RNAcentral holds the sequence, with entries from ENA and Rfam. The RNA shown here (transfer RNA) has 73 nucleotides and comes from a Mycobacteriaceae bacterium. Rfam family: tRNA. By type it is a transfer RNA. Its mean pLDDT, the model's own confidence on a scale to 100, is 80.
[in-house]
RNA sequence: UCCUCCGUAGCUCAGUCGGCAGAGCAGCGUCCUUUUAAGUCGCGGGUCGCAGGUUCGAAACCUGCCGGGGGAA
Numbered sequence: 001u002c003c004u005c006c007g008u009a010g011c012u013c014a015g016u017c018g019g020c021a022g023a024g025c026a027g028c029g030u031c032c033u034u035u036u037a038a039g040u041c042g043c044g045g046g047u048c049g050c051a052g053g054u055u056c057g058a059a060a061c062c063u064g065c066c067g068g069g070g071g072a073a
Base pairs, nucleotide, nucleotide: 001072002071003070004069005068006067007066010025011024012023013022019056027043028042029041031039049065050064051063052062053061
């Protein structure tokens, strides 16, 4: 320098053919318990890496850039 995959909640990751952003764990609260743990029910938490473009509408499609993994020279 080139090719390829990845970047979404604190962490691990889903998100189909463009139409309300989600799960598990973690956190907080409730119930239960003499108390803790376990269990139950609930709540909060997001610039979808960044900037543009396409579109009525973009996490998704296109371009560039940034970061990470792998590969070629």